A computed fold for a 478-nucleotide part of an RNA from an uncultured prokaryote, annotated as small-subunit ribosomal RNA, 3' major domain. The RNAcentral record of the full RNA draws on ENA.

[in-house]
Context: one part of a larger RNA
RNA sequence: UGACGGGGGCCCGCACAAGCGGUGGAGCAUGUGGUUUAAUUCGAGGCAACGCGAAGAACCUUACCCGGGCUUGACAUCCCGUGACCGCCAUAGAAACAUGGUUUUCUCUUCGGAGACGCGGAGACAGGUGUUGCAUGGCUGUCGUCAGCUCGUGUCGUGAGAUGUUGGGUUAAGUCCCGCAACGAGCGCAACCCUCAUCUUUAGUUGCCAGCGGAUCAUGCCGGGCACUCUAGAGAUACUGCCGGUGAUAAGCCGGAGGAAGGUGGGGACGAGGUCAAGUCAUCACGGCCCUUAUGUCUAGGGCUACAGUCGUGCUACAAUGGUCUGUACAGUGGGCAGCAAUACCGUAAGGGGGAUCGAAUCUCAAAAAGCCGGUCUCAGUUCGGAUUGGAGUCUGCAACUCGACUCCAUGAAGUUGGAAUCGCUAGUAAUCGCGUAUCAGCAUUGAAGCGGUGAAUACGUUCCCGGGCCUUGUACA
Numbered sequence: 001u002g003a004c005g006g007g008g009g010c011c012c013g014c015a016c017a018a019g020c021g022g023u024g025g026a027g028c029a030u031g032u033g034g035u036u037u038a039a040u041u042c043g044a045g046g047c048a049a050c051g052c053g054a055a056g057a058a059c060c061u062u063a064c065c066c067g068g069g070c071u072u073g074a075c076a077u078c079c080c081g082u083g084a085c086c087g088c089c090a091u092a093g094a095a096a097c098a099u100g101g102u103u104u105u106c107u108c109u110u111c112g113g114a115g116a117c118g119c120g121g122a123g124a125c126a127g128g129u130g131u132u133g134c135a136u137g138g139c140u141g142u143c144g145u146c147a148g149c150u151c152g153u154g155u156c157g158u159g160a161g162a163u164g165u166u167g168g169g170u171u172a173a174g175u176c177c178c179g180c181a182a183c184g185a186g187c188g189c190a191a192c193c194c195u196c197a198u199c200u201u202u203a204g205u206u207g208c209c210a211g212c213g214g215a216u217c218a219u220g221c222c223g224g225g226c227a228c229u230c231u232a233g234a235g236a237u238a239c240u241g242c243c244g245g246u247g248a249u250a251a252g253c254c255g256g257a258g259g260a261a262g263g264u265g266g267g268g269a270c271g272a273g274g275u276c277a278a279g280u281c282a283u284c285a286c287g288g289c290c291c292u293u294a295u296g297u298c299u300a301g302g303g304c305u306a307c308a309g310u311c312g313u314g315c316u317a318c319a320a321u322g323g324u325c326u327g328u329a330c331a332g333u334g335g336g337c338a339g340c341a342a343u344a345c346c347g348u349a350a351g352g353g354g355g356a357u358c359g360a361a362u363c364u365c366a367a368a369a370a371g372c373c374g375g376u377c378u379c380a381g382u383u384c385g386g387a388u389u390g391g392a393g394u395c396u397g398c399a400a401c402u403c404g405a406c407u408c409c410a411u412g413a414a415g416u417u418g419g420a421a422u423c424g425c426u427a428g429u430a431a432u433c434g435c436g437u438a439u440c441a442g443c444a445u446u447g448a449a450g451c452g453g454u455g456a457a458u459a460c461g462u463u464c465c466c467g468g469g470c471c472u473u474g475u476a477c478a
Base pairs, nucleotide, nucleotide: 001478002477003475004474005473007472008471009470010469011468012467013466015462016461019425020424021423022422023421026316027315028314029313030312031311034307035306042053043052064302065301067299068298069297070296073125077124078123079121080120081119082118083117087102088101089100090099091098106115107114108113127291128290130289131288132287136285137284138280139279140278141276143274148187149186150185151184152183153182154163155162156161167178168177169176193268194267195266196265198236199235200234201233202232203231204230207226208225209224212223213222214221239262242256243255244254245253246252318418322377323376324375325374327372328371334365335364336363339358345352346351384415389410390409391408392407393406394405395404431454432453433452434451435450437448
């Protein structure tokens, strides 16, 4: 100087408390460990691994296993020889590949040749998801959006170092004020950026419809209009600016006015110096080491989907604030041409056939659901719950046996609110309800990242648990 203390002081955080809803019990989905296996590819391991890499494992992917093949190689550059290449057919085969047949006379040219592509040959080399994340770059997690981390000059100290950065107030903040052997400065904080909330203005189609006219069973449907909504450009607005109180006359704090919004207005992006030899050699790059007729490469099938039991994360429930049936209302983000697909038609349905319009403020996915009006069920393992299983189908795709999703009929398991323990959340939040998107032929999506609808309770407080910041103290620790 740090680190640590079941030392002290001050302070903060859904840290506790006050509340609301969960997990832990059940069934299923998914990930992990374990076991099994020819293989169940590899990585991730307290918080900070475990719905994680994987925003899509039937083949492919794929790295694994068992077979069948190749050896200058699936891929790159160089040399030599040769031919255009491509395409089509037959035989054998699981395919890769092999054999045979057929068709075809590339481009440029100084006429010497050159180029592209294919085949054959020789070797230099290729190739490796092989190893080392404890050799590395890059990227990332974490403490933590915590308020810290440092430097120059000066001063003090023999020196390591100290001071500044401590102190008195204050703040979300090393934020600001005052004081002070310090005076300044940098990286962080804040602000500048995006978005939501108010207003003005510009613009008015594909959006809108107040007033005027027209048509219809009805509808912005038409003429018309750009007021309003909205869209998307440009601006304005919030600064403790104003008033009162308080404070040290300061920084600020408390209350009030006006205002759409008030003291950082809500949300996002943004992550200092460092810590964990944290994670990643399997995104990529790269040093060393290793393989080179194999640890490379092509291919068929299988596996990654196994299953006694374990743990994590979720979904669905156990019902009446509910189930079911009929009617009826209101969103927003988004996607669409190898695409989204309407109306009418067929099917109980998944879906089929058909194809208008639309590269979309125009057309379409598209039905929002909870809600509301009414009927029924009457507390039961039930008209709760839907697992499991049987049968019949639909769709995608060369192909749904291993191993897809969905539909219909039948079947109708556990489960009556969950021990010890444990998690999330302070407001348009929790809870609850549906909708769209990426990946994607299809889908295991109940995941992920978004969108809107309905919409709470509680916070006395900081003694305690956890994590963190500052000062101080002890130390046989570094």